[in-house]
Transfer RNA from Thermus sp., 74 nucleotides, folded computationally.
The coordinates come from a structure-prediction model, not an experiment, and the mean pLDDT is 80.
The source organism's lineage runs through Bacteria, Deinococcota, Deinococci, Thermaceae and Thermus.
Rfam family: tRNA. Rfam classes the family as a transfer RNA. Rfam describes the family as follows. Transfer RNA (tRNA) molecules are approximately 80 nucleotides in length.

């Protein structure tokens, strides 16, 4: 060069046939519990769904471009 896949909270990852609040455990704040600390309990922040563009009444999901990482031929 071709070819395939991943990218969604700080991690690590789900998200089903495109459908009406975008979520999980972990980690964070805050209160709570205790003589403190850890555990434990109660609330709560945290998101340009990689970027961009298209189709659609509607896109995290579908097509295209494009990035970053992996893998595979050569």
């Nucleotide at each position: 060069g071709g070819g395939c896949g991943a990218c969604u909270a700080g991690c690590u990852c789900a998200g089903u046939u495109g459908g009406u609040u975008a979520g999980a455990g972990c980690g964070c704040u805050u209160c709570u519990c205790c003589g403190a600390c850890a555990c434990g309990g109660a609330a709560g922040a945290g998101g340009u769904c990689a970027g961009a563009g298209g189709u659609u009444c509607g896109a995290g999901u579908c097509c295209u471009c494009u990035g970053u990482c992996g893998c595979c031929c050569a």